[in-house]
Molecule: small-subunit ribosomal RNA
Organism: uncultured bacterium
RNA sequence: AGAGUUUGAUCCUGGCUCAGGACGAGCGCUGGCGGCGUGCCUAAUACAUGCAAGUCAACUGAAGCAGUUGUAGCAAUACGGCUGUGGAGGUGGCGCACGGGUGAGUAACACGUAGGUAAUCUGCCUUCAGGUCUGACAUAACUCAGCGAAAGCUGUGCUAAUAUCAGAUUAUGCAGCGGCUUGGCAUCAAGACAGUUGUUAAAGCUUCGGCGCCUGAAGAUGAGCCUGCGUCCCAUUAGAUAGUUGGCGGAGUAACAGCCCACCAAGUCUGCGAUGGGUAACUGGUCUGAGAGGAUGAUCAGUCACACUGGAACUGAGACACGGUCCAGACUCCUACGGGAGGCAGCAGUAAGGAAUAUUGCUCAAUGGCCGAAAGGCUGAAGCAGCAACGCCGCGUGAGGGAUGAAGACCUUAUGGUUGUAAACCUCUGUAGAAGGGGAGAAACACUCCACUCUGUGGAGAUUGAUAGUACCCUUAAAGUAAGCCCCGGCUAACUACGUGCCAGCAGCCGCGGUAAUACGUAGGGGGCAAGCGUUGUCCGGAUUUACUGGGUGUAAAGGGCGCUCAGGUGGUUGUGCAAGUCAGAGGUGAAAUCCUAAAGCUUAACUUUGGAACUGCCUUUGAUACUGCAUAGCUUGUGUACGGAAGAGGCUGAUGGAAUUCCUGGUGUAGCAGUGAAAUGCGUAGAUAUCAGGAAGAACACCAGUGGCGAAGGCGGUCAGCUGGUCCGUUACAGACACUAAAGCACGAAAGCGUGGGGAGCAAACAGGAUUAGAUACCCUGGUAGUCCACGCCCUAAACGGUGGGUAUUAGGUGUGGGGCCUUUAUGGGUUCCGUGCCGUAGCGAAAGCAUUAAAUACCCCGCCUGGGGAGUACGGCCGCAAGGUUGAAACUCAAAGGAAUUGACGGGGGCCCGCACAAGUGGUGGAGCAUGUGGUUUAAUUCGACGCAACGCGAAGAACCUUACCUGGGCUUGACAUGCUGGUGGUAAGAACCCGAAAGGGGGAUGACCCGUAGCAAUACGGGAGCCAGCACAGGUGCUGCAUGGCUGUCGUCAGCUCGUGCCGUGAGGUGUUGGGUUAAGUCCCGCAACGAGCGCAACCCCUAUCCUCUGUUGCCAUCAUUGAGUUGGGCACUCUAGAGGAACUGCCGGUGACAAACCGGAGGAAGGUGGGGAUGACGUCAAAUCAUCAUGCCCCUUAUGUCCUGGGCUACACACGUGCUACAAUGGACGGUACAGAGGGUUGCGAAGCCGCGAGGUGAAGCUAAUCCCAAAAAGCCGUUCUCAGUUCGGAUUGUAGUCUGCAACUCGACUACAUGAAGUCGGAAUCGCUAGUAAUCGCGAGUCAGCAUAUCGCGGUGAAUACGUUCCCGGGUCUUGUACACACCGCCCGUCAAG
Repeated sequence: AGAGUUUGAUCCUGGCUCAGGACGAGCGCUGGCGGCGUGCCUAAUACAUGCAAGUCAACUGAAGCAGUUGUAGCAAUACGGCUGUGGAGGUGGCGCACGGGUGAGUAACACGUAGGUAAUCUGCCUUCAGGUCUGACAUAACUCAGCGAAAGCUGUGCUAAUAUCAGAUUAUGCAGCGGCUUGGCAUCAAGACAGUUGUUAAAGCUUCGGCGCCUGAAGAUGAGCCUGCGUCCCAUUAGAUAGUUGGCGGAGUAACAGCCCACCAAGUCUGCGAUGGGUAACUGGUCUGAGAGGAUGAUCAGUCACACUGGAACUGAGACACGGUCCAGACUCCUACGGGAGGCAGCAGUAAGGAAUAUUGCUCAAUGGCCGAAAGGCUGAAGCAGCAACGCCGCGUGAGGGAUGAAGACCUUAUGGUUGUAAACCUCUGUAGAAGGGGAGAAACACUCCACUCUGUGGAGAUUGAUAGUACCCUUAAAGUAAGCCCCGGCUAACUACGUGCCAGCAGCCGCGGUAAUACGUAGGGGGCAAGCGUUGUCCGGAUUUACUGGGUGUAAAGGGCGCUCAGGUGGUUGUGCAAGUCAGAGGUGAAAUCCUAAAGCUUAACUUUGGAACUGCCUUUGAUACUGCAUAGCUUGUGUACGGAAGAGGCUGAUGGAAUUCCUGGUGUAGCAGUGAAAUGCGUAGAUAUCAGGAAGAACACCAGUGGCGAAGGCGGUCAGCUGGUCCGUUACAGACACUAAAGCACGAAAGCGUGGGGAGCAAACAGGAUUAGAUACCCUGGUAGUCCACGCCCUAAACGGUGGGUAUUAGGUGUGGGGCCUUUAUGGGUUCCGUGCCGUAGCGAAAGCAUUAAAUACCCCGCCUGGGGAGUACGGCCGCAAGGUUGAAACUCAAAGGAAUUGACGGGGGCCCGCACAAGUGGUGGAGCAUGUGGUUUAAUUCGACGCAACGCGAAGAACCUUACCUGGGCUUGACAUGCUGGUGGUAAGAACCCGAAAGGGGGAUGACCCGUAGCAAUACGGGAGCCAGCACAGGUGCUGCAUGGCUGUCGUCAGCUCGUGCCGUGAGGUGUUGGGUUAAGUCCCGCAACGAGCGCAACCCCUAUCCUCUGUUGCCAUCAUUGAGUUGGGCACUCUAGAGGAACUGCCGGUGACAAACCGGAGGAAGGUGGGGAUGACGUCAAAUCAUCAUGCCCCUUAUGUCCUGGGCUACACACGUGCUACAAUGGACGGUACAGAGGGUUGCGAAGCCGCGAGGUGAAGCUAAUCCCAAAAAGCCGUUCUCAGUUCGGAUUGUAGUCUGCAACUCGACUACAUGAAGUCGGAAUCGCUAGUAAUCGCGAGUCAGCAUAUCGCGGUGAAUACGUUCCCGGGUCUUGUACACACCGCCCGUCAAG
């Protein structure tokens, strides 16, 4: 000190949230020790039990005890007397008003602070002065008697005092009166009067030291009363008050006072908040904060109040009294029912309440209090201990060494990594804890003795400890007994694995979780703090988010609709005076504690002690006088007045004018009019509309007319007259600050609406009808009532807007326009000045857009208003209103946003420009039929899987009878059909015939029977190794899942012209510029301009084919010339065609025109070809989570005698149906038959297969030739020439079906193709809709190839014949670019509103 969160991104506004600190705390998990603190915040609820206030040389004196003695008695004993002791109980004195508790009440002189008391009191204490005389009457205790359950009470009799009373006293006292002196503040105070009158005192006890008592004066302490200032919220509390305010006279008090009373007057308080309501003890302080502030008032300290609730007084120095009295009430208890007793908000403790707060402890040893002369007594004050991690502080849970980096766990790319020097292990130490021993300080008093400066102080001696055998010290042994909690997506330090699969859950905010979760749960690891850690609650902070310090108000929340004005606030200029504010010095006070600081004491710290500083405040006093204020005297510039001019829809009243509309009357006139996108309702033959003439009525005033004028705003528009308000300009004169603003208050205030009475032409809510529509309570049309108009009275609101309150001053300009003045000019002109009204623009301001002398700039003054969105301008209350309603104006609850400006996109049934077989213009189809093929659906044991708008559907599949094959049925195999490695074994081993089972796979069976390398050997052979095989282990295998985990490849927008970058510049920024603009192009193609200058990926070109020429090559190609043949067949030739290599050619190069002297376009020439010649290949940044895990590769998951693998058979070929793509047709531009002509490009040795022969034919036979410019496939077909058919379901069409065949192939049943004969279905040109194509194209005709044993209407190629049309860009679709609006950004298939229903 900030951070997260609104957006695709940005800036701003603005709320929400977090990080910090604190606590008398609560809860969860955990818990070793000590010190110091703290501990019912809730029920001022109720309380059992014990304790918390007594004490005393005043007085009396019971019982008891001791001694002695009397009487009675034999005695015990009983009853006495006296002396001593004793001290219950009582009288009396002092205390009980302190200490301790609590915070209910109280918004107040209660508290705080500063004063006053000349209006007062003060026991005990201190000082000074004086005094203390003489008597007397009672009474309690006690005795006796009685009543009552008890508490207690009554009566009789006796007695004392420091109890009580009377008298005395020249008390200096108190009270009254009188004048004098000094002082003061009006009432007064003090003093002396040899003034005067009245009146009032005392108590004794004693240990003989002393302690008391009375009076007066003073002090100290404490208390009472009064005053200034300060002290919470609500105005949805605006008026309150009759002892109320004051006076005179009394009563009363310690004392002033309506404190109380009688009389008199009518006052007093209040917007500077009275009265009322709510809440609350106040303060020093405490917490927080940079501070100013905000919150708070536990512990400690000061004050107040209270003591079951309410009231009252008594006693006393002091109380209206916590542990006193009386009365009333509620509650509890006792009771013999007649009556009584009680008050824990004292200390413990109990119950209850509550999330929650302790022991019925020890001691008066210390400190303090009361009593006492003292000893001493009493003291739940206090000192201590107990309980509680409740807080703060301190300590410990070990230290050093220790790598093969052990084991385990987790992760892993399987190599390793982490935990981790951590552990083990070695060497040490000994705090706390344990055991044993020692052991304080706090203690000084009182008492005794001594000394002295002798009511006291100093010294010495002895004595006193609850805490406590505690702290502390010493010794011993022993690493042994002592670590958890939270977090790890961002904010915020810290990451991986597994599980889960929008489930379970997390979450302070944003948000995580839908199968690869660093966010859930667990584990490993890590981070933080640590005897605690988290969480919940509350307060301050961050929040400048109530803004005094320190905010705003045109568009984000926010300027009152507008004016006048009282109070209030503010106020021009020059003197003089005062000194209230202000400033300075001094004094007093601001309790202590706390905070800060310097030290000191506990081993340290917390804690405690001492000193200092500080306490920002208030009061008193002395001074200063610049500024403000007050008083006074002036001034003229602010302001106003007078005078002279001026403009104007300013207001009110009355009169008056023409045009138009409608209606009425009459004429002319005839079939429509009106209305709309199109219609209809409506009007009209009973005569409309149209037209002419006349008349009536009401309302509004065309042109002029203008970001022109006037007005405070609302608003104001024909003309004339009357009355009237304001403004501007000019000139002198007068007044002399008279000014500005304005809460409350009072006026005005569009439209609609309301009341009463008029008026009513047009228009027109409601309403009616007609249309539109899915509906249409709307938009459109035909009608039409309130209303609109007038008078009077209400209402009081508007996007009442410049969304901009009023005033004054200052701060560049330019250019219009309205009103006036001055100067100048021949002038319609020019210059200058004041007031208004617009535009542009500098500085400045602003989040930006924008504002900018008419400020949203710079300053000052005054007023209104705002504080997240919704709920809501709602509810309740008040006020206003006839009503409608207006004004004032919340809360609960809910969300994490709502919002402003600007940016880039996308979108628009917005605009501009442009393109494309996009439309149009043409042409041929599809959609109808049959068949083929694909898909959906259905079916099935299976009908394997994928592809789904364009961009799936003759697609993957360039060809499913088995195989393919992934699917189904059944039968088998298990290291496996296939790969690599390891271990062990193995020579009659590996391999493997016949034969048996079986559908096959497979299982048995075993005749026969090996190979390679090395060593030794002549060889046979032996040994070792390999290969093979067997067993086992690793592993293989998967067309199983996820194309939303991926690579690669592909489709699409789109061969559309776009997409970007560097540097610079502009902008706070997102971004912009460049890339926009003017032209042009197929093109971001090129030119010009320009804060841009360049560059990259795309375009184009470079590549291939094709069109032309030249050159080279001439075999298998070709043949002009020569010869030859049935034939380029052969000789010959290479001119031509052709072949396939290399070159040329086309570049807007040339000419004319247009264009900006450009780019370019138009036309032309030449040329085989002309403006990218035609075609192909080539696909920018990116989009669609587009397609593909089944081409392949691959992460994760899943299967492992099966989801792997082998085999048989079946299926992928099913079939009520729907769709896509095709083929063949429906015929005469045709069918059939016969004859006849012309291609190109391909393929061929497991192949193409000629001629010939056979078969109607498919085909068979045959075998020549050909590894191909040589041979073969191979016949091209449409075409052309003839013949026939003659418009019909046909000599069209060929589906379907039957029979007989051919070919391929282990095998054509499911399920091939073809042939022949027979059969001869639908179909006569196809609804809505829809597709292709712009030239060698469409259409039409055939040919080939790949796949392939066989199978082509499909696909990919090839050539033959060969059109029509394009005016044009309004519309449909797609695209590009500029601009505009946007509340969209998952981007219009968006967003979002209302109703209804359910939860």